[in-house]
């Protein structure tokens, strides 16, 4: 320098172009003499910029970051 794959919550994973879901975590309450566990509620995310579309996490282009192959 060129090719391929990937980027969603603090972490790990879902989501046929139609209200972004769950588990663990964190916070509060309840329960206990106390801790843990349990129960209830809450918290928080589509890497960025454009394009297509009535509508984009999803399709297209560019940029950024990571992994990998070739030179």
């Nucleotide at each position: 320098g060129g090719g391929g794959c990937c980027g969603u919550a603090g972490u790990u994973u879902a989501a046929u172009g139609g209200u972004a879901a769950a588990a663990c975590g964190c916070u509060u309450g309840u329960u206990u003499u106390g801790c843990a566990a349990g129960c209830a509620a809450g918290u928080a995310a589509u890497a960025g910029c454009a394009g297509u579309u009535c509508g984009a996490u999803u399709c297209u282009g560019c940029u950024c970051g990571g992994c990998u192959c070739c030179a």
A computed fold for a 71-nucleotide RNA from Sykidion marinum, annotated as transfer RNA. The source organism's lineage runs through Eukaryota, Chlorophyta, Ulvophyceae, Sykidiacaeae and Sykidion. Rfam family: tRNA. The family's RNA type in Rfam is transfer RNA.